[in-house]
């Protein structure tokens, strides 16, 4: 100097004019005005994960369903982060990986002999057995050799395919083949190192046996549901309406009332009246049991509620206020522990809380940058100055945090790698 | 704000536990018939299966991300 890798930070500035939201203070007087102060992000986004918080009585067991998936650690938790292992890419810095299991079931189109059960199209061989021909030998109907062919052998080679039952070399054989041997690969066993994933070493086995689980599935671990329009309180308004479905209606205690009822007592000559008690009815209050159904948002068990009915549909009314609401697993600094993620201790700071939604607009100058014109310099690549016309991303809080993913004009800083040159 | 669903031809829809020419109706285009048109008959192309990346030999189908569109919600009696 060029090419790259990883990480961090910023993402317009100053001033004037003019608006908006909130808090505090003052004034008028009930919603206005004046002053002061504060007022979007690294992703506020997608809503993809994980929590806090609130409600569902509590958040139990099993099945189902869903999620995660090398190992160890961090964390409130995670599918996140850190470190390590293994595999892959790159010369390297470094980056990427849904990276557990093929035992069972399913699938593997077309092509191909054959797609997982076994099998053979071309080729090679034809040792062994049969047949035919030729030649040789002789005891003349046997035998030997050669050639051809059939049965048969083979899985080296060719061919098909995404994928064809270890690879290379040698021996061996009729031809071949882990058939045998050496090396490599693979499986199993033992030992050593490591918390572990795993690595290394030694021994041993001629070789187990295709792919697919982002197909069904298996194994291990995790998960109750809903979501701030959660939820609580106050206020206002109405037809406190209509229809469907479902359903227990039992017992005990006490009160009130009632009776062509039974028994007792008191008063009275009697009719009758008063009173106590039992029983029956009606009604009110309390307790227990049963039950349709509801809840435990899939199902079962278990549990809870359960008559002032439960549930569904149609119709009606209000679209108001307050709380939740921002002090938090918070930020910054220092020290210590840890390879790191992170943790611990001390100090310090308070940093939007609106509610259909504020944080804006405009002008001037500056900064960066694209293009045009002119001038100067020049190593003819370009640079500097002046002037004119533009441009300055992605995007916008809505209960709050921790992550991931996606979008992003341009700029700055740090560390590292490779190439070339110089010392 | 929160929670769900969908995307295949110009339009409305099929197809899918992965197999290569992705279908149907309407609309459109060309031809026959007719003096001309309609109707009828014959034929034709319809297409990045919203987009990108991945799994797989192979993706409309399976997985992840992303883009676009649609729907629902509060309180009272």
């Nucleotide at each position: 100097u060029g090419a790259g890798u990883g990480g961090g930070c910023c993402g317009g500035g100053u001033g004037g004019c003019u608006g908006c939201u909130c808090a505090c203070g003052g004034a008028a007087a009930u919603u206005u005005u004046c002053g002061u102060g504060a007022g979007a992000g690294g992703a506020a986004a997608g809503u993809c994960c994980g929590g806090a918080c609130u409600c569902c009585a509590a958040a139990g067991g099993g099945c189902a369903a869903g999620g995660u998936g090398c190992u160890g650690g961090g964390u409130a938790a995670c599918g996140c982060c850190c470190a390590g292992g293994c595999g892959g890419a790159g010369u390297a810095a470094u980056c990427c990986g849904a990276c557990a299991c093929c035992a069972g079931c399913g699938c593997c189109a077309c092509a191909g002999a054959a797609a997982a059960c076994a099998a053979a199209c071309c080729g090679c061989c034809g040792a062994u057995g049969g047949c035919a021909a030729a030649a040789g030998c002789c005891u003349c109907g046997g035998u030997u050799u050669u050639u051809g062919u059939c049965a048969g052998g083979u899985a080296a080679g060719g061919g098909u395919g995404a994928a064809a039952u270890g690879g290379u070399g040698g021996g061996g054989u009729a031809a071949g083949a882990g058939c045998c041997c050496a090396c490599c690969g693979c499986g199993c066993c033992u030992g050593u190192g490591g918390u572990a994933a795993c690595a290394c070493a030694g021994g041993u086995g001629g070789c187990a046996g295709g792919g697919u689980a982002a197909g069904c599935g298996u194994c291990a671990c995790c998960u109750g549901g809903a979501g701030c329009a959660a939820a609580a309180c106050c206020a206002a308004a109405u037809a406190g309406g209509g229809g469907g479905a479902c359903g227990a209606u039992u017992u005990c205690c006490g009160g009130u009332u009632u009776g062509u009822u039974g028994g007792g007592g008191a008063a009275g000559c009697a009719a009758u009246u008063c009173u106590c008690u039992a029983c029956g009815g009606a009604u009110c209050g309390g307790g227990g049991g049963a039950a349709a159904g509801a809840c435990u948002g899939g199902c079962c068990c278990g549990g809870u509620c359960g008559a002032g009915g439960u549930u569904c549909c149609c119709g009606g009314g209000u679209a108001g206020g307050u709380u939740g609401c921002u002090u938090g697993a918070a930020g910054c600094c220092u020290a210590g522990g840890g390879u790191a993620a992170c943790c611990u201790a001390g100090g310090u700071u308070c940093c939007a809380g609106a509610g259909a939604a504020a944080u804006g607009g405009u002008c001037a100058c500056c900064a960066c940058u694209g293009g045009g014109u002119g001038a100067a310099a020049u190593a003819c690549g370009u640079u500097u100055c002046a002037u004119c016309c533009g441009g300055u991303a992605c995007a916008g809080a809505a209960u709050c945090c921790g992550g991931c993913u996606u979008a992003c004009a341009g700029g700055c800083c740090c560390a590292c790698u490779c190439c070339u040159c110089c010392a | 704000g929160c929670c769900c669903c969908c995307g295949u031809a110009g339009c409305u829809c099929a197809g899918u536990c992965g197999g290569a020419u992705a279908g149907a109706g309407c609309a459109g285009c060309g031809g026959u018939u007719u003096c001309c048109u309609a109707a009828a008959c014959c034929g034709c192309g319809u297409g990045u299966c919203g987009c990108a990346c991945g799994u797989u030999c192979a993706a409309u189908u399976c997985g992840u991300g992303u883009c676009g569109g649609g729907g629902g919600c509060a309180c009272c009696a």